A computed fold for a 434-nucleotide RNA from Candidatus Kuenenia stuttgartensis, annotated as Bacterial RNase P class A.
Its Rfam family is "Bacterial RNase P class A". It is annotated as a ribozyme.
The model forms 95% of the base pairs in the Rfam consensus.
[in-house]
RNA sequence: GGAGCGGACCGGGUGAUCGCCGGCCGCGGUUGUCGGCCGGCUCACGCCGGUUUGGCGCCGUGGCGGGAGGAAAGUCCGGGCUCCGCAGGGCGCGAUGGUGGGUAACGCCCACCGGCCGUGAGGUCAGGGACAGUGCCACAGAAAGUAAACCGCCGGUGGGGCUUCGGCCCCGCAGGUAAGGGUGAAACGGUGAGGUAAGAGCUCACCAGCAGGUCGGGUGACCGGUCUGGCUCGGCAAACCCCAUCGGGAGCAAGGCCAAGCAGGAAGAAGACCGCAACGUUCUUCGGAGCGGUGCGGCGCGAGGCGGCCCGCCUCGCCCCCACUUCCGGGUCGGCUGCUCGAGGCCCAGAGCAAUCUGGGUCCUAGAGAAAUGGUCGCCGUCCGCCGCCUCGCGCGGCAGACACAGAACCCGGCUUACAGGUCCGCUCCAGUC
Numbered sequence: 001g002g003a004g005c006g007g008a009c010c011g012g013g014u015g016a017u018c019g020c021c022g023g024c025c026g027c028g029g030u031u032g033u034c035g036g037c038c039g040g041c042u043c044a045c046g047c048c049g050g051u052u053u054g055g056c057g058c059c060g061u062g063g064c065g066g067g068a069g070g071a072a073a074g075u076c077c078g079g080g081c082u083c084c085g086c087a088g089g090g091c092g093c094g095a096u097g098g099u100g101g102g103u104a105a106c107g108c109c110c111a112c113c114g115g116c117c118g119u120g121a122g123g124u125c126a127g128g129g130a131c132a133g134u135g136c137c138a139c140a141g142a143a144a145g146u147a148a149a150c151c152g153c154c155g156g157u158g159g160g161g162c163u164u165c166g167g168c169c170c171c172g173c174a175g176g177u178a179a180g181g182g183u184g185a186a187a188c189g190g191u192g193a194g195g196u197a198a199g200a201g202c203u204c205a206c207c208a209g210c211a212g213g214u215c216g217g218g219u220g221a222c223c224g225g226u227c228u229g230g231c232u233c234g235g236c237a238a239a240c241c242c243c244a245u246c247g248g249g250a251g252c253a254a255g256g257c258c259a260a261g262c263a264g265g266a267a268g269a270a271g272a273c274c275g276c277a278a279c280g281u282u283c284u285u286c287g288g289a290g291c292g293g294u295g296c297g298g299c300g301c302g303a304g305g306c307g308g309c310c311c312g313c314c315u316c317g318c319c320c321c322c323a324c325u326u327c328c329g330g331g332u333c334g335g336c337u338g339c340u341c342g343a344g345g346c347c348c349a350g351a352g353c354a355a356u357c358u359g360g361g362u363c364c365u366a367g368a369g370a371a372a373u374g375g376u377c378g379c380c381g382u383c384c385g386c387c388g389c390c391u392c393g394c395g396c397g398g399c400a401g402a403c404a405c406a407g408a409a410c411c412c413g414g415c416u417u418a419c420a421g422g423u424c425c426g427c428u429c430c431a432g433u434c
Base pairs, nucleotide, nucleotide: 001430002429003428004427005426006425007424008423009422010421012380013379014378015377016376017375018374020067021066023064024063025062026061027060028059029058030057032056033055034054035053036051037050038049039048040047041046069405073416074415076414077413078412079411080410081251082250083249084248093247094246095245096244097243098112099111100110101109102108113127114125115124116123117122128242129241133240134239135236136235137234145188150181151180152177153176154175156173157172158171159170160169161168162167189207190206191205192204193203194202208232209231210229211228212227213226214225215224216223217222255337256336257335258334264328265327266326267325268324271299273298274297275296276295277294279292280291281290282289283288300318301317302316303315304314305313306312344363345362346361347360348359349358350357351356381403382402383401385399386398387397388396389395
């Protein structure tokens, strides 16, 4: 210098101006509400009037300080919190699956083991069981599994042809053979020797694997040595399944408190009074009679008002129902709460290879309702393009453009996915120079 591997981090800055959300502090208004103070009346209970005196609410207005992320996202795992359920056990269902550790917990993280990939730094693996059972293995191929004879090879045998009479060739039949060819992702171990009609772990030596015994190391996964056995047995469990471990359900629209209106329940005093009028209806000897509710008037009663006591006056009501008044339970609209200080961030020290843990110090940083955190302009920054200049360097100047992915909704720990551009640290391989 080039090519890479792993990790940590930033993700526009600044000023002006116009806005948005919520908090605090003021000012003005208010026919909202709850009080305070003063005066009057009253035996008392209370009532009335005044005051702008205070809190809360509403309207307007001013000031101060605060206001998204590394993923706030997907809602895929795990927990906190809340309500419901639950004696104990089993079945079923779902998730996970090397070993050891970390953690509140996890399907997450760390370290290690093993397989595979890479020259390497490193990466990657759902990484238990395929002699418990069932199932599947495209295409090609004869055959895809307690395997399989298409070509080939081999001996036997039938027929034919040739012959130098030793045999050779062709066609067929029933067999042997997994060494060779060919198919395939995959065809049952490799090399050599013996053996054979030809062959074959058929036998032997070495190598590879597997199973069993044994010794050593490691907490363990596992690793290394040695002995025995020709044992050589296809793959797939992110196919059913088997084994082991874990798992109750729903979610802040959880849950709690207050509570307009409407509906429901309960309680509450007093006339089925008298007279008149028209109306409706029944009967009728057509003269009237009875009944019904309505309206007006009278008297009585009850409640309220002119505060209260008496008189008087006014209003409303008086079978039931309705209405009215008071109370009750549930609870709609709505309001308050849950609500943000938390397994919290940063710094230091210690333990540990690490994840992480322990101790000390320090900081407080959105909590609103379908939901605010933005717009414009100037300057600067980064990148790309074009043009110009020159001392030709990834130099200087000018112009134009671009600056992502994406928006908290109860809160945390993870994972995954998206992302213009940029910074830093550690390491590897190659080439060159000293």